[in-house]
Context: one part of a larger RNA
RNA sequence: ACGUGGUCAAGGAACUCGGCAUAAUGAUCCCGUAACUUCGGAAGAAGGGAUGCCCUCCCCGGUACCCAGUUUUACAUUGGGCGCUGAGAAGGGCCGCAGAUAAUCGGCUCAAGCGACUGUUUAGCAAAAACACAGGUGAGUGCAAAGCCGCACAAGGCGCCGUAUACUCACUGACGCCUGCCCGGUGCCGGAAGGUUAAGGGGAGAGGUUAUCCCGUAAGGGAAAAGCCUUGAGCCGAAGCCCCGGUAAACGGCGGCCGUAACUAUAACGGUCCUAAGGUAGCGAAAUUCCUUGUCGGGUAAGUUCCGACCUGCACGAAUGGCGUAACGACUUGAGCACUGUCUCGACCACGUGCUCG
Numbered sequence: 001a002c003g004u005g006g007u008c009a010a011g012g013a014a015c016u017c018g019g020c021a022u023a024a025u026g027a028u029c030c031c032g033u034a035a036c037u038u039c040g041g042a043a044g045a046a047g048g049g050a051u052g053c054c055c056u057c058c059c060c061g062g063u064a065c066c067c068a069g070u071u072u073u074a075c076a077u078u079g080g081g082c083g084c085u086g087a088g089a090a091g092g093g094c095c096g097c098a099g100a101u102a103a104u105c106g107g108c109u110c111a112a113g114c115g116a117c118u119g120u121u122u123a124g125c126a127a128a129a130a131c132a133c134a135g136g137u138g139a140g141u142g143c144a145a146a147g148c149c150g151c152a153c154a155a156g157g158c159g160c161c162g163u164a165u166a167c168u169c170a171c172u173g174a175c176g177c178c179u180g181c182c183c184g185g186u187g188c189c190g191g192a193a194g195g196u197u198a199a200g201g202g203g204a205g206a207g208g209u210u211a212u213c214c215c216g217u218a219a220g221g222g223a224a225a226a227g228c229c230u231u232g233a234g235c236c237g238a239a240g241c242c243c244c245g246g247u248a249a250a251c252g253g254c255g256g257c258c259g260u261a262a263c264u265a266u267a268a269c270g271g272u273c274c275u276a277a278g279g280u281a282g283c284g285a286a287a288u289u290c291c292u293u294g295u296c297g298g299g300u301a302a303g304u305u306c307c308g309a310c311c312u313g314c315a316c317g318a319a320u321g322g323c324g325u326a327a328c329g330a331c332u333u334g335a336g337c338a339c340u341g342u343c344u345c346g347a348c349c350a351c352g353u354g355c356u357c358g
Stems, first nucleotide, its partner, number of pairs: 001353008010344002014342001019339001027051005036041001038174001052094005058088001060086004065081006071074001095099001107337007114329002119131002135172007147158003175324004180254003185251002187247005194242003200236002205231005212223004255273005282316001283313001294310005
């Protein structure tokens, strides 16, 4: 010096990102216990008291024996007594600083956010507000089901020895009050009149070749049927797309400018442009607010955090759920009581390790 353990005057969070760590609380019985609440809880709420040993007495129980009475004479029953013993009540006394004397053995309260809850998770830096969840909703599926595994668009298997109160998929996430407007875009579902449209069908026509014919003395040139080869128009031709509807607890979206009231300010009101429709209820400087430490109030001597309001929502908003909510949480944030070497500010003790000297 470090490690582990222990003690500390006065103060008591002044420490620190933050009470991290320490300390404190702690057992059993009795008294007592608020808001709120889904009436179950909250609750061990909180906050108090008692607790050792000796004696006396009382009461209840266990157990064996003794005495007396009764009769139905029994392994019966009623009453009483002396013992041993268990739990408890009351009174009196004794000792210590301290009687749950050691060990084991909740700190508590208030307020807010998030998530309803128990549960699950990053084996080895994250346990959470993330995942799951019961509940809600939508969609698919009539059974050789849909969906899935496998694969050779195999066998076979799961679904299921189930049958729409079932199974599968997706979103939301207890409960309470609710869940507004938009189908123009994208997707999905339905429709089939019209437009477009492949392979294929079809084969008009065209080209090549050429028997043959014509011209030419010849070389050569021209015309040209059938066949064969190549090509090939109109026409017929499905789904899809275009088109017509539906659908938002499908993906998603949910305006701007100007004017106006007898102080001012503001604008219930009016005008105008655009849109598929222009954000309803509720909430709001929020896990969302840039400006911002917004402004006001509360708490503090002093508060960029916190709580309550306001609304000017840069850029909340309704199952990508909105707003509340008792209970719950090794969650996050703020405040208080208790408590303390966290600190003011250090000190000492024990053991161990290291170092220095010997």
Notes
Large-subunit ribosomal RNA, domain IV from a Gemmatimonadota bacterium, 358 nucleotides, folded computationally. The coordinates come from a structure-prediction model, not an experiment, and the mean pLDDT is 87. It was read from a public genome assembly. Lineage of the source: Bacteria > Pseudomonadati > Gemmatimonadota.